[in-house]
Context: one part of a larger RNA
Molecule: small-subunit ribosomal RNA, 5' domain
Organism: uncultured bacterium
RNA sequence: GACGAACGCUGGCGGCGUGCCUCAAACAUGCAAGUCGAACGAGCAGCGGUUGAACCGCAAGGGGAGACCAAAGCGAGUGGCGAACGGGUGAGUAACACGUGGGCAAUCUGCCCUUAAGUCUGGGAUAACGGUCCGAAAGGACCGCUAAUACCGGAUAAUGUCCUCUGGCCGCAUGGCUGGAGGAAGAAAGCCGCAAGGCACUUUUGGAUGAACUCGCGUCCCAUCAGCUAGUUGGUAAGGUAACGGCUUACCAAGGCGACGACGGGUAGCCGGUCUGAGAGGAUGAUCGGCCACACUGGGACUGAGAUACGGCCCAGACUCCUACGGGAGGCAGCAGUUGGGAAUAUUGGGCAAUGGACGAAAGUCUGACCCAGCGACGCCGCGUGAGGGAAGAAGGCCUUCGGGUCGUAAACCUCUGUCAUCGGGGACGAAGAAAGUGACGGUACCCGAGGAGGAAGCCCCUGCUAACUACGUGCCAGCAGCCGCGGUAAUACGUAGGGGGCGAGCGUUGUCC
Numbered sequence: 001g002a003c004g005a006a007c008g009c010u011g012g013c014g015g016c017g018u019g020c021c022u023c024a025a026a027c028a029u030g031c032a033a034g035u036c037g038a039a040c041g042a043g044c045a046g047c048g049g050u051u052g053a054a055c056c057g058c059a060a061g062g063g064g065a066g067a068c069c070a071a072a073g074c075g076a077g078u079g080g081c082g083a084a085c086g087g088g089u090g091a092g093u094a095a096c097a098c099g100u101g102g103g104c105a106a107u108c109u110g111c112c113c114u115u116a117a118g119u120c121u122g123g124g125a126u127a128a129c130g131g132u133c134c135g136a137a138a139g140g141a142c143c144g145c146u147a148a149u150a151c152c153g154g155a156u157a158a159u160g161u162c163c164u165c166u167g168g169c170c171g172c173a174u175g176g177c178u179g180g181a182g183g184a185a186g187a188a189a190g191c192c193g194c195a196a197g198g199c200a201c202u203u204u205u206g207g208a209u210g211a212a213c214u215c216g217c218g219u220c221c222c223a224u225c226a227g228c229u230a231g232u233u234g235g236u237a238a239g240g241u242a243a244c245g246g247c248u249u250a251c252c253a254a255g256g257c258g259a260c261g262a263c264g265g266g267u268a269g270c271c272g273g274u275c276u277g278a279g280a281g282g283a284u285g286a287u288c289g290g291c292c293a294c295a296c297u298g299g300g301a302c303u304g305a306g307a308u309a310c311g312g313c314c315c316a317g318a319c320u321c322c323u324a325c326g327g328g329a330g331g332c333a334g335c336a337g338u339u340g341g342g343a344a345u346a347u348u349g350g351g352c353a354a355u356g357g358a359c360g361a362a363a364g365u366c367u368g369a370c371c372c373a374g375c376g377a378c379g380c381c382g383c384g385u386g387a388g389g390g391a392a393g394a395a396g397g398c399c400u401u402c403g404g405g406u407c408g409u410a411a412a413c414c415u416c417u418g419u420c421a422u423c424g425g426g427g428a429c430g431a432a433g434a435a436a437g438u439g440a441c442g443g444u445a446c447c448c449g450a451g452g453a454g455g456a457a458g459c460c461c462c463u464g465c466u467a468a469c470u471a472c473g474u475g476c477c478a479g480c481a482g483c484c485g486c487g488g489u490a491a492u493a494c495g496u497a498g499g500g501g502g503c504g505a506g507c508g509u510u511g512u513c514c
Stems, first nucleotide, its partner, number of pairs: 001513003005510005012383006018376002020341001025339003029336003034081003039078002043074002048069004055062002088294003098218006107211002112207002116203003120154004129144006161184010190199003220266003227257003232254008269291004273284004296317005319330004347373001349372003355369001356367004386416004396407004420455001422450005430441001458503005464483002469498005479486002
């Protein structure tokens, strides 16, 4: 000098930041991922419209049961997209995890942009629903019905994929690009609109974005860890993958790594940065940003463009809860909040107004991301607690050589000011390229006015280092202390008082780093 600090004393206001560093301990409760009716059927409900029985009436007409059409709407189901983002944490990891620079002629990529072409013809189911039944519940069984952008046949299709033959160009090896001929397999879905058309769908070209793999270099301590290794190292073949590869398997060979530190042990997420320092360096990795890893513990795959998936599934385990004892349910390292641990770390707040995200044609819905507010002097910054005048100097305190000195222009008193706070009045920007509408924050910021010095100062130190001295008390006691050291009867070092020094809404102490 610095801090995500804590502790002691003290504490007026504002702005901007920041706040479980410990138990990756356990969690009550609420919320944190939905959306689309312009994909689909059934249901509920029904503005409105058409028709219209009984009944009244001579008639006109009234009356409205019932039937049909049906807008906006509601929630469960099928289907689509999203849920792999966003948010949290740092346990594990010394590793191609990260940083940096390359490679991919060994790769994939939903939505988006772009190129070319297409969307023909059929079929069978199933949930919802209805019925019967089982179960305490969670949930389930059987029978029957139905739709689709759900599912499955057939057709068509190349510059795309695969196979065979053949030509050209190129490269860093395997090889890549491109042309011709023949053959094989393989697509699709509709919806809205009066229409124009729009949105979807299938195959395909290139791109963008994202991701996988791979390589050079860099990346802590211990040699009181010196040898390590059997899928181990390489080859052949096959399998597997989006893809290379012992990635996996069979067979063959006997290799591979190591004092330039293998192997083992300990510690640790890495970086941009941050702190310090003239720099070199040292230390560190909170907040913010990038990457990685994890989601009660361990294992596994499914779906999908993408996960081996925090608020999905299955198995095992520990723990908690419900139970009719047969069996079930759960996972805050999301936001709040609780208990525990700890020196120690906040509200079970408001809003989707803005920014961003998901879905939707849109209106819009959802969004504890986010934007705000609350709490904490935790940090930084700013402001205030008044200003001017006022005695050879009140009272009082302290000291005194008793003359006086000092607190001290300090106070009183006089003249002013009005920041902040308080009250009253007005009152935004943030809202979006015509108008109108839309603000959680917020009646906030800001502006104007009112009144009155009124509501606002402490903490540490005074032997030397080190800025600041006397008196009394105490008497190696009580105590102080960062180091040297003070205290045993005149202590500037202990305690108190007066005075003084330093900093100031803070001041000291402790801890850690330079």